[in-house]
RNA sequence: AAAUUUAAAUGGCAAACUGCAUCGAAAGGGCAGGACGCAAAGCCGCUGGUCUACAAACUUGCUGGAUCAAGUUGAUGAUGGCAGUGGCUACAAUA
Numbered sequence: 001a002a003a004u005u006u007a008a009a010u011g012g013c014a015a016a017c018u019g020c021a022u023c024g025a026a027a028g029g030g031c032a033g034g035a036c037g038c039a040a041a042g043c044c045g046c047u048g049g050u051c052u053a054c055a056a057a058c059u060u061g062c063u064g065g066a067u068c069a070a071g072u073u074g075a076u077g078a079u080g081g082c083a084g085u086g087g088c089u090a091c092a093a094u095a
Stems, first nucleotide, its partner, number of pairs: 003094003012038002017033004022029002036081001042088007049079003056073006
């Protein structure tokens, strides 16, 4: 330096859930509590999956129009603790 690993030690992150006079149309995020788990569940990029659907467009309903309601399309949004893959960084121990 690389590889391997939780057997040991020091530590790290933080699911569900709860609270908030918090952000957001929503999905979801933030802060606090809390620990299911994680050897990169640290950071960044790419490809896909999944979730939501404000705006926009279209369709339908009401006698017509507007309005209203419903539906379809739809990511520029979210999710990396959904998967694959690449780069960078990092503690301990070990043949």